A computed fold for a 484-nucleotide part of an RNA from Kordiimonas marina, annotated as small-subunit ribosomal RNA, 5' domain. Its Rfam family is "Bacterial small subunit ribosomal RNA". Gene Ontology terms of the family: structural constituent of ribosome and ribosome. Its mean pLDDT, the model's own confidence on a scale to 100, is 87.
Context: one part of a larger RNA
RNA sequence: GAACGAACGCUGGCGGCACGCCUAACACAUGCAAGUCGAACGCGAACGCACCUUCGGGUGUUAUUAGAGUGGCGGACGGGUGAGUAACACGUGGGAACAUGCCUUUCGGUACGGAACAACGUUUGGAAACGAACGCUAAUACCGUAUACGCCCUUAGGGGGAAAGAUUUAUCGCCGAAAGAUUGGCCCGCGCUAGAUUAGCUAGUUGGUGAGGUAAGAGCUCACCAAGGCGACGAUCUAUAGCUGGUUUGAGAGGAUGAUCAGCCACACUGGGACUGAGACACGGCCCAGACUCCUACGGGAGGCAGCAGUGGGGAAUAUUGGACAAUGGGGGCAACCCUGAUCCAGCGAUGCCGCGUGAGUGAUGAAGGCCUUAGGGUUGUAAAACUCUUUCAGGUGGGAAGAUAAUGACGGUACCACCAGAAGAAGCUCCGGCUAACUCCGUGCCAGCAGCCGCGGUAAUACGGAGGGAGCUAGCGUUGUUC
Repeated sequence: GAACGAACGCUGGCGGCACGCCUAACACAUGCAAGUCGAACGCGAACGCACCUUCGGGUGUUAUUAGAGUGGCGGACGGGUGAGUAACACGUGGGAACAUGCCUUUCGGUACGGAACAACGUUUGGAAACGAACGCUAAUACCGUAUACGCCCUUAGGGGGAAAGAUUUAUCGCCGAAAGAUUGGCCCGCGCUAGAUUAGCUAGUUGGUGAGGUAAGAGCUCACCAAGGCGACGAUCUAUAGCUGGUUUGAGAGGAUGAUCAGCCACACUGGGACUGAGACACGGCCCAGACUCCUACGGGAGGCAGCAGUGGGGAAUAUUGGACAAUGGGGGCAACCCUGAUCCAGCGAUGCCGCGUGAGUGAUGAAGGCCUUAGGGUUGUAAAACUCUUUCAGGUGGGAAGAUAAUGACGGUACCACCAGAAGAAGCUCCGGCUAACUCCGUGCCAGCAGCCGCGGUAAUACGGAGGGAGCUAGCGUUGUUC
C1' cells in the first nucleotide's frame, strides 16, 4: 500500500447494488417450510333453508359438498450445515462388469376369472397415544388362468414370465421388448496439510480355487490352499482440515485463503439397523438402544429448527415470529387449479462497493470577535455579513410504468415525469518532533501523560493537556485483528 462475512470509538443526509452467527454440529416455546389427484375407488355428514309432524321427530335441499379412507405419483428434488473425512472424498484424465421412475422413438399387446382388506356398521379396551373382535364393500389395490414378435433360463429336448381401466369420445392411461437421452453406482493413472521427539504396519491381512452375494467387477462374504501385501519415493500412528471453480495479494514466480455464487462430498439429537421404492439405508419416514425435554389417571405415551422467521445461551459480533405465488422453477392433476419460508420482494444494519448532496456568483472600511505580536501590525479571511441567483437530494401536490404473449403484479401508487416552496433539512474524523503533508501561545514540570519505531516530559516542551492556526481524508474517519 492492498484486502476483509469484520469488531470497537467518535460522527452520520440520500440513493443503487451486494452482503449479514466466522463463536455453542449448544438447547429450543410458537407459526409456517410437501403435497396433490373425484378423469383410479367405495363411503359420506352438518349448519342453514323449505315442507310435514303424533312435537319425539321425519322428508327434501344443502350435496357431483365438507370430510376421512383405499389407491397412484411425489415426500431420494428443492432448502440447511461443515461435525466427520488426509479418503478414489475432491480435481483432472481414462476404463468396463452395471442400473436408470418421469421423457423421446420404434414394435407388439391390453383376453377371461377369483378371493380379500380399509373406510363404514355393531360391540369393546385405554387417562391419552392408540387399539381389539365380529360383520359388509369398491377399485388403476391383490391373486389365478390364457396368450408371448421380441424377453429370461437351458442339459438346446424344453421350461418360465404381462397387463387396468377412466371418460365429456377428444384423449389420458396400462403391459412386454428394443434403442436413445438423462442421472447415478463401480474401477484406475496423476495431483492434494504438518510431525520421524511416530519406523516398522498388516490374519480377510496379500493372492489362488470353489461357492454365495450385488444392478454390477471385486476378500464384498464364506470354505479350503499358499504366505504373502505395504514401508525412508515415509507405511503405520498422531495432529489439523470438507474438496474444487475461485477469492485475495503480488510485476511475476509464489504466498494466504475456500464467506456470498456454482460443482462434488458428508451429515440431519447420539449410535446402530433395515423396510418401501426406479432411486434412501431416507433432515420435517419406520424400528432398537442412549442422553435430554414434555404429558400422564403411574399402567404408559410424545419430541428432534445444521428448513424460514423467532427465543434462551455463548460471543467483540451478525437481521423480520413480514408480503406474494405476479415472475422463474419444482410436485400433483387432462385441465381448472392446489401446494411451494425454493424463489421473487419488502423490513433492519454506513457491513462493503459505487454515485450524489450539504449551495453558486459578487463581495475590503480586509467589519466585529478569536489568536499571535517586536504593540507598528499580522492572521483567521472573500471567510462572514450584505446583494444577486439556483433547487440536485430530502419535503409537498398531481400523473404514473415496464417487468405480462389473451388474463393474472407481491414489489407499489414503487421507479420515473411534471409542478410548488425555500439556502432552505444535511459534516465530521484523524493528525501537525523525524519517518510523514501540516506551528505558535498558554498550562504542566521525569508529574500528569504520549508512543508504530526512534524516543518526548526533571521551568522557555512545534512530541503531554488546552487554544488559535494548519495538513489529510470525507458520510465517513481513526483504532484493533487477520492475510499478502

The sequence was found in a public genome assembly.